[in-house]
RNA sequence: GACUAGAUAGUAAAAUUGGUAUUGCGAAAGAUUGCAAAUCUUAAAAUUAUUGGUUCAAAUCCAAUUCUAGUCU
Numbered sequence: 001g002a003c004u005a006g007a008u009a010g011u012a013a014a015a016u017u018g019g020u021a022u023u024g025c026g027a028a029a030g031a032u033u034g035c036a037a038a039u040c041u042u043a044a045a046a047u048u049a050u051u052g053g054u055u056c057a058a059a060u061c062c063a064a065u066u067c068u069a070g071u072c073u
Base pairs, nucleotide, nucleotide: 001072002071003070004069005068006067007066010025011024012023013022019056028042029041030040031039049065050064051063052062053061
């Protein structure tokens, strides 16, 4: 320098080929217990890497940029 894959909640992932984002762990509150652990219940937390574009509607499609990993030269 060229190319490929990826970036989503504190963390790890999912999202059926565009229809408004779910789950595990963790943290918080409550129940249970003599106190804990385990178990159960509840609610919260995301401008889906950034900036634009297409569309009635974008995590998803297009372009540029940043970062991470890899392949080739």
The RNA shown here (transfer RNA) has 73 nucleotides and comes from Pterocladiophila hemisphaerica. It matches the Rfam family "tRNA". Rfam links the family to the GO term triplet codon-amino acid adaptor activity. Rfam classes the family as a transfer RNA. It is recorded under the gene name trnC.